[in-house]
């Protein structure tokens, strides 16, 4: 001076003040069981990401969840896990002096597209400028030919465009040239050997000469997906214009009717449609099969926003020791760590702790180091069913590894 | 706490992965008018929210942040 990984995020005292819970006392209220209010002790009481909601689960609830079409998601190999886009070692390509970091299925010969500008040409192509020989014309001419122009014809070796121009490098060859041919080298097929659990490396043989480039383009492949989400769902309380049944007092034309009590049910009006021949559902679209099922659907109006569960013991946490290269599992012991609901852990003071700054006694040739004093800072940032990841944000400060260079 | 939608010029808004629109409205200048209005021509305006990936090339295609909207219980 890099690489990676892992922890901390102010600590200590003191007053004073908050949440759940337990226990204790008072006072109420009550048939009992219990409830309220207050004090007082007492154990616990925000994170590494509590953020963003990208992933994956538990749980609920449809519902009791079935095939298939489409759609979605993931992709190298093994493994680990509850599972997963996550972790853990490997393999291959790329970057790096490294230590490490990034990235990932095959197919472009299943099949379709697309490769703008440029450039002669971007899928089996092609001649701009070249180069080679022939044919004409004109010139000069040392009579060998050379120069200019035009024409057909060969060739892609050389130049030029472009991100990419159909293998590269020396030769043989040819009229020039051309993987035409040879050598070695690179891809690309095929067959054999050894080595790994497996991507996959290593090593020989043999071949036509070359099978662009893009799939984070469609797609094909292989494995996976039911759909919503705690504002999920239950439970109780109230209410509304009613209705039901029961007691019970008046009335009464003997049908009943109107108060009052107690209890179950249940919003009201249109409109259209529907009830065993089935509207509606079965929460992403479809199709079939199986199932709810009397109500749905739109509109105009009303009543509640109450009280409790869910709500905190969890694929939880250590600590050891085995087993694995590692993630992570066994197994003994130990531990019980917030549950709010206008939403709980704050306020003051000392002292002390990093870090910045100024000042500078003293050490010490010198660089340098530094005691008291002074000032100012202390990061991101608050649970809300709960777990595993993953990305994002963080002022300062420690550890441990291992690279390079002196 | 959770599901959904959106960001291009001063404003609204178009875009098959190929030069970011003869785009609307404003704005500026002209022309017509006594003077406007209205119409006409001209012009003018963008770091595509911000950053990284994929490609030869991104406004689009993928990640990952920033902003900004909107939705969530009952009487079934």
């Nucleotide at each position: 001076g890099g690489c990676u990984g892992g922890c901390c995020g102010g600590g200590c005292g003191a007053c004073c003040g908050c949440g759940u819970c337990g226990g204790c006392g008072u006072a109420c209220c009550c048939c009992g069981u219990g409830g309220u209010a207050c004090g007082c002790c007492g154990c616990c009481g925000a994170g590494g990401a509590a953020g963003g909601u990208c992933c994956g689960g538990g749980c609920u609830c449809c519902a009791c969840a079935g095939g298939g079409c489409a759609a979605g998601g993931u992709g190298g190999u093994g493994g680990g896990u509850a599972a997963c886009a996550c972790c853990c070692a490997c393999c291959c390509g790329g970057g790096g002096u490294g230590a490490c970091c990034c990235g990932c299925g095959g197919g472009a010969c299943a099949g379709u597209g697309c490769c703008a500008c440029a450039g002669a040409a971007a899928g089996c192509a092609g001649a701009c400028c070249g180069c080679c020989g022939c044919c004409g014309u004109g010139c000069c001419u040392u009579c060998g030919g050379g120069c200019a122009c035009g024409g057909a014809g060969g060739u892609a070796a050389g130049g030029g465009u472009g991100a990419a121009a159909c293998g590269g490098u020396g030769g043989u060859g040819c009229a020039a040239g051309a993987g035409a041919c040879c050598a070695c080298c690179a891809g690309c097929g095929g067959c054999c050997c050894g080595g790994g659990u497996g991507a996959c490396c290593g090593g020989g043989c043999c071949g036509g000469c070359u099978a662009g480039g893009c799939a984070a383009a469609c797609c094909c492949c292989a494995c996976u997906u039911g759909g919503a989400g705690c504002a999920a769902g239950g439970u109780c309380a109230a209410g509304a214009a009613g209705u039901c049944c029961g007691g019970c007092g008046c009335c009464u034309u003997c049908g009943g009717g109107c108060a009052c009590c107690g209890g179950g049910c249940g919003c009201g009006c249109g409109u259209a449609u529907g009830u065993c021949g089935g509207a509606g559902g079965g929460c992403g679209g479809c199709c079939c099969g199986c199932c709810c099922g009397a109500g749905u659907a739109c509109g105009c109006g009303g009543g509640u926003a109450g009280a409790c569960c869910g709500c905190u013991g969890g694929a939880g946490g250590g600590u050891g020791u085995c087993g694995g290269c590692a993630a992570c599992g066994g197994c003994a012991c130990c531990c019980g760590u917030a549950g709010a609901u206008g939403g709980a852990u704050g306020g003051u003071c000392g002292c002390c702790c990093c870090c910045c700054g100024g000042u500078g006694a003293c050490c010490g040739c010198g660089a340098g180091g530094g005691a008291c004093c002074c000032g100012g800072g202390g990061a991101c940032a608050g649970a809300a069913c709960c777990c595993g990841g993953c990305c994002u944000a963080c002022a300062g400060g420690c550890c441990a590894g291992c690279c390079c260079g002196u | 706490g959770c599901c959904c939608c959106g960001g291009u010029a001063u404003c609204c808004c178009a875009a098959c992965g190929g030069c970011a629109g003869a785009g609307g409205a404003a704005g500026c200048g002209g022309u017509c008018u006594c003077a406007a209005a209205c119409a006409c021509c001209g012009u003018c305006c963008a770091g595509u929210g911000u950053g990284g990936g994929u490609u030869c090339g991104a406004g689009u295609c993928c990640c990952a942040c920033c902003c900004g909207g909107g939705g969530c219980a009952c009487c079934a």

This is a predicted complex of two RNAs, RNase P RNA and transfer RNA, with 482 nucleotides together.
Its mean pLDDT, the model's own confidence on a scale to 100, is 75.
It holds a member of the Rfam family "Bacterial RNase P class A". Rfam classes the family as a ribozyme. From the family's description: Ribonuclease P (RNase P) is a ubiquitous endoribonuclease, found in archaea, bacteria and eukarya as well as chloroplasts and mitochondria.